[in-house]
RNA sequence: UGCGGGGUGGAGCAGAGGCAGCUCGCCAGGCUCAUAACCUGGAGGUCAGAGGUUCGAAUCCUCUCCCCGCUACCA
Numbered sequence: 001u002g003c004g005g006g007g008u009g010g011a012g013c014a015g016a017g018g019c020a021g022c023u024c025g026c027c028a029g030g031c032u033c034a035u036a037a038c039c040u041g042g043a044g045g046u047c048a049g050a051g052g053u054u055c056g057a058a059u060c061c062u063c064u065c066c067c068c069g070c071u072a073c074c075a
C1' cells in the first nucleotide's frame, strides 16, 4: 500500500430486510442445616460512527474509525 475477516448487554457468540436473542456472569427470591447445583423472576444494548435506499435496516449501499490475518513498501 492493497486484499480478506470482524465490531451486537459485563464475557463469549447467534441473528444477513419485519418483536434484538442464546450461553455464562450479575441482582432478587425459592429449595437446602448450609454452600454449590437446581428452579423462578429481574436488571443490563445509542447493534463502532455518519449518510443513503426502503413502508420498514443490526441486516442492503457509500464513506470514516477501531481490531485481527495476509500482502506490499521502506536499508
Base pairs, nucleotide, nucleotide: 002070003069004068005067006066007065010024011023012022013021018055026042027041028040029039030038048064049063050062051061052060
Molecule: transfer RNA
Organism: Chloroflexota bacterium